[in-house]
Molecule: Glycine riboswitch aptamer
Organism: marine eukaryotic metagenome
């Protein structure tokens, strides 16, 4: 500083619309499960941008600062990042 392994880890819609398969029903309803699509809102994989210092100028030049492209808005999962342990 890199991998692994155990614990810890925030924000925001269980929004609404259609289409399919399944599944229910006498038939509707009414659940489940992906596909588009409309508002609305969250920042803590990523990515994109911005100070001084540095540096003769230029260029270059962090983040948990701003963006919200991607990602996300029950729960699981995922998740910067924190600790302990092993290995290089």
């Nucleotide at each position: 500083c890199u991998u692994c392994g155990c614990g810890g880890g925030a924000g925001a819609g269980a929004u609404c619309c259609g289409a399919c398969a399944c599944u229910g029903u006498u038939a509707c309803a009414g659940g489940u499960g992906c596909c588009g699509g409309a508002c609305g809102c969250c920042g803590a994989c990523g990515g994109c941008g911005c100070a001084a210092a540095c540096c003769g100028c230029c260029c270059g030049g962090a983040a948990a600062c701003g963006c919200u492209c991607a990602g996300g808005c029950a729960a699981a999962a995922g998740g910067a990042c924190c600790g302990c342990g092993a290995a290089g």